Background:
RNAcentral holds the sequence, with entries from Rfam. This is a predicted structure of a 64-nucleotide RNA (transfer RNA) from Vicugna pacos. Its Rfam family is "tRNA". The family's RNA type in Rfam is transfer RNA. Rfam's curators write: Transfer RNA (tRNA) molecules are approximately 80 nucleotides in length.
RNA sequence: UUACAGCUCAAGUGGUAGAGCACAUGCUUAGUAUGCAUGAGGUCCUGGGUUCAAUCCCCAGUAA
Repeated sequence: UUACAGCUCAAGUGGUAGAGCACAUGCUUAGUAUGCAUGAGGUCCUGGGUUCAAUCCCCAGUAA
């Protein structure tokens, strides 16, 4: 310094977090693939603290 969806990664200076790929369903096809549409999927590394409220601030720890 980094840690965020199954994977690769964004965003967010306190108020319900997104994309691509992958996955599921539907349409398309003789069927698969492609394409299109819809959907599911997150205790934001862990534990404390502050706060009405923490992914965000503070402390400690873990991993790289």